A computed fold for a 71-nucleotide RNA from a Candidatus Aenigmatarchaeota archaeon, annotated as transfer RNA. It matches the Rfam family "tRNA". The family's RNA type in Rfam is transfer RNA. Its mean pLDDT, the model's own confidence on a scale to 100, is 84.
RNA sequence: GGGUCCGUAGUCUAACGGUAGGACGCCGCCCUUACAAGGCGGAGAAGGCGGUUCAACUCCGCCCGGACCCA
Repeated sequence: GGGUCCGUAGUCUAACGGUAGGACGCCGCCCUUACAAGGCGGAGAAGGCGGUUCAACUCCGCCCGGACCCA
């Protein structure tokens, strides 16, 4: 330099045009003498910029970052 794949809460991970779901973690309440476990509830997320579309996390382009392959 070229090619392929990937980028979603603090972490891991789904959905793939129409309200972004789950797990762990965090916070509150219940339970307990207390802690843990358990139950209930809550906060918290789309790498950046453009384009397509009535509507974009999703499709397209460029850039940024990561993994692998080729040279």